[in-house]
Background
A computed fold for a 73-nucleotide RNA from a Bacteroidota bacterium, annotated as transfer RNA. The RNAcentral record of the sequence draws on ENA and MGnify. Its Rfam family is "tRNA". Gene Ontology term of the family: triplet codon-amino acid adaptor activity. The coordinates come from a structure-prediction model, not an experiment, and the mean pLDDT is 81.
RNA sequence: GGCGCCAUCGUCUAACGGUUCAGGACGGAGCCCUCUCAAGGCUCAAAUACGGGUUCGAUUCCCGUUGGCGCUA
Numbered sequence: 001g002g003c004g005c006c007a008u009c010g011u012c013u014a015a016c017g018g019u020u021c022a023g024g025a026c027g028g029a030g031c032c033c034u035c036u037c038a039a040g041g042c043u044c045a046a047a048u049a050c051g052g053g054u055u056c057g058a059u060u061c062c063c064g065u066u067g068g069c070g071c072u073a
Base pairs, nucleotide, nucleotide: 001072002071003070004069005068006067007066010026011025012024013023018056028044029043030042031041032040049065050064051063052062053061
């Protein structure tokens, strides 16, 4: 250089064109419980790498950029 794969809350992941205001677990904050702590229960905050395109509608499909991984010369 060429080809292929991947990128979603702080972390790990689900959603595969529309009923999912993007869900769950751990972690974080608050409240309840308790004499206190732990455990447990309830609630809250938190994400689609970036830019375009297709479509009535994009996390999902297409193109490019960036980053990571692999194969190959």